[in-house]
Small-subunit ribosomal RNA, 3' major domain from a soil metagenome, 461 nucleotides, folded computationally. The RNAcentral record of the full RNA draws on MGnify. The prediction has a mean pLDDT of 85.
Context: one part of a larger RNA
RNA sequence: UGACGGGGGCCCGCACAAGCGGCGGAGCGUGUGGUUUAAUUCGACGCUACGCGAAGAACCUUACCAGGGCUUGACAUGCCCGGGACAGCCGGUGAAAGCCGGUCUCCCUUCGGGGCCCGGGCACAGGUGCUGCAUGGCUGUCGUCAGCUCGUGCCGUGAGGUGUUGGGCUAAGUCCCGCAACGAGCGCAACCCUCGUCGCCAGUUGUACUUCUCUGGCGAGACCGCUGGGUACAACCCAGAGGAAGGCGGGGAUGACGUCAAGUCAGCAUGGCCCUUACGCCCUGGGCUACACACACGCUACAAUGGCCGGUACAGACGGUAGCCAACCCGCGAGGGGGAGCUAAUCCGAGAAAGCCGGUCUCAGUUCGGAUUGCAGGCUGAAACCCGCCUGCAUGAAGGCGGAGUCGCUAGUAACCGCAGGUCAGCAUACUGCGGUGAAUACGUUCCCGGGCCUUGUACA
Numbered sequence: 001u002g003a004c005g006g007g008g009g010c011c012c013g014c015a016c017a018a019g020c021g022g023c024g025g026a027g028c029g030u031g032u033g034g035u036u037u038a039a040u041u042c043g044a045c046g047c048u049a050c051g052c053g054a055a056g057a058a059c060c061u062u063a064c065c066a067g068g069g070c071u072u073g074a075c076a077u078g079c080c081c082g083g084g085a086c087a088g089c090c091g092g093u094g095a096a097a098g099c100c101g102g103u104c105u106c107c108c109u110u111c112g113g114g115g116c117c118c119g120g121g122c123a124c125a126g127g128u129g130c131u132g133c134a135u136g137g138c139u140g141u142c143g144u145c146a147g148c149u150c151g152u153g154c155c156g157u158g159a160g161g162u163g164u165u166g167g168g169c170u171a172a173g174u175c176c177c178g179c180a181a182c183g184a185g186c187g188c189a190a191c192c193c194u195c196g197u198c199g200c201c202a203g204u205u206g207u208a209c210u211u212c213u214c215u216g217g218c219g220a221g222a223c224c225g226c227u228g229g230g231u232a233c234a235a236c237c238c239a240g241a242g243g244a245a246g247g248c249g250g251g252g253a254u255g256a257c258g259u260c261a262a263g264u265c266a267g268c269a270u271g272g273c274c275c276u277u278a279c280g281c282c283c284u285g286g287g288c289u290a291c292a293c294a295c296a297c298g299c300u301a302c303a304a305u306g307g308c309c310g311g312u313a314c315a316g317a318c319g320g321u322a323g324c325c326a327a328c329c330c331g332c333g334a335g336g337g338g339g340a341g342c343u344a345a346u347c348c349g350a351g352a353a354a355g356c357c358g359g360u361c362u363c364a365g366u367u368c369g370g371a372u373u374g375c376a377g378g379c380u381g382a383a384a385c386c387c388g389c390c391u392g393c394a395u396g397a398a399g400g401c402g403g404a405g406u407c408g409c410u411a412g413u414a415a416c417c418g419c420a421g422g423u424c425a426g427c428a429u430a431c432u433g434c435g436g437u438g439a440a441u442a443c444g445u446u447c448c449c450g451g452g453c454c455u456u457g458u459a460c461a
Stems, first nucleotide, its partner, number of pairs: 001461002003458003007455007015445002019409005026300008034291002042053002064286007073124001077123008088103006106115003126275002129273003135269002137264003140260001142258001147186006153162003166177003192252004197220007223246001226240005302402001306361007318349003323342002328337003368399001373394007415437007
């Protein structure tokens, strides 16, 4: 000087408390451990691994396994020799890849050759093989926490201190005052995006031809500015007015010096090491989907604030030409036919759902719950056996609110409800967004957890 303390003081954070809803019990989905396996490819492991890389494992992907094949190679550049188009087509073998045979005989030319391709040879390619403890880049985390430093001066033999401590104040090392310090930098804040209000201009729809609603652009508005009170007359705090909005208006983007030899050699790049008829490459099939079990994150429930049936409302955001697909027709339905419109404020996806109105069920393992299984179908795709999604009929399991413990959330939030998007041929209970309905509670900071500042102790560095 730091770090640490079941030392002290001050102060924060859904940290506790006060509340609301969950998880932990059940069934299922997904991930992981374990076990199994020819293989169940690899990585990630307290917080900060475990619906994580994976924003789509039937083949492909794919890195794993078995089998069949190739060796200048699936891919790059250059050189030498030979040949001719290559491709395609045909035949044989084969699961395919591959191998063998046949057919066909290119373009330019200054006639030397060149381009392209094939065969042979040589340099080389190739490696998701190892090392994230050799690295770059990127990322997680403490933490959006309020800190981390420098120049000069001053103090100290020196490590170092001062500044950055103190009194107030703030979300903030934010600002004020004081002070051997005076300044400055990276952080904080502001500048950026978005939501809420208004004006002007333009557009869309509608129209009473001008408002209003909506969309886009540009501006305005909020600054403790005004009034009162408190305080050191300061910084600032409290109350009020006006206002669409207050005291950082709500949300986002933005992550200081550093920490964890944190994560990633499998995104990419890259040093070193290793493989070179194989640790490279192609193909067929299998596996990543196994299953006594254990954990993590979710979905659906256990019902009457409910289930079922009928009727009837109201969104936002987004996507669409190899696409979205209307009307209409067929089918109980998934879906099929059909063909209009739309490169989209124009057409389509598109019925929002909870809600509201009426009816029914009457507390029961039920008209709750939907797992599991059988049969019959639909769709995508060469192909749904391993191993997809959906529909109809039948079947109807566990489950009666969950031990110890544990998680989220302070307002348009939690909770409940549906909608869209990316990935994508097909496949969503995940993820990222969007709106609809819309609470309860916070006395307080003693305690648990994490953090900041000052101080104290130390046999630790």